The RNA shown here (transfer RNA) has 72 nucleotides and comes from a Candidatus Nomurabacteria bacterium. The prediction has a mean pLDDT of 82.
RNA sequence: GUCUCUGUAGUUAAAUGGAUAUAACGACUCCGUCCUAAGGAGUAAUUGUGGGUUCGAUUCCUACCAGAGACA
Numbered sequence: 001g002u003c004u005c006u007g008u009a010g011u012u013a014a015a016u017g018g019a020u021a022u023a024a025c026g027a028c029u030c031c032g033u034c035c036u037a038a039g040g041a042g043u044a045a046u047u048g049u050g051g052g053u054u055c056g057a058u059u060c061c062u063a064c065c066a067g068a069g070a071c072a
Stems, first nucleotide, its partner, number of pairs: 001071007010025004018055001027043005048064005
């Protein structure tokens, strides 16, 4: 330099065009207990950035950014 893949919550992942983006672990609050724990109830938190297509975009297109790989 060329090509391919990946980017979603604090972490790991789901969601391939449709109503409020889902779960596990983690965090916080409450219950629980003599205390701690187990267990139970609840809360908050996410689409890498810009533009485009569409009635509607996590999903499709494009540029850029970051990471991984192959070739040279």

It matches the Rfam family "tRNA". Rfam's curators write: Transfer RNA (tRNA) molecules are approximately 80 nucleotides in length. The sequence is in RNAcentral, with records from ENA.